[in-house]
RNA sequence: ACCGACAAAGGCAAACAAUCCGAAAGGGUUGGACGCAAAGCCACUGGCCUAAGUCCCUUUCAGGGAUAUGGUAGCAGGGUUGCCGGAC
Numbered sequence: 001a002c003c004g005a006c007a008a009a010g011g012c013a014a015a016c017a018a019u020c021c022g023a024a025a026g027g028g029u030u031g032g033a034c035g036c037a038a039a040g041c042c043a044c045u046g047g048c049c050u051a052a053g054u055c056c057c058u059u060u061c062a063g064g065g066a067u068a069u070g071g072u073a074g075c076a077g078g079g080u081u082g083c084c085g086g087a088c
Base pairs, nucleotide, nucleotide: 002086003085004084011036012035016031017030018029019028020027021026034074040080041079042078044077045076046075047072048071049070053067054066055065056064057063058062
């Protein structure tokens, strides 16, 4: 390199609530634990979410459509770093 036990040391923290940031998706903090062996980190590839701005349409001042430059690493792949134990 490889493997992950109903073990052990240590770790992370879904939903939800409060609060803050944001147009939204979503994110930060605190509480809280559904889960996680990389649920550490990186939007490079695909997927998914959102649509402020931009463009287009209409029965036009209000709707609708398209779009990421915004997100998601707890969707997967890839990259990168690493604890404990097993095995060698």
Molecule: c-di-GMP-I-GGC riboswitch aptamer
Organism: Thermodesulfovibrionales bacterium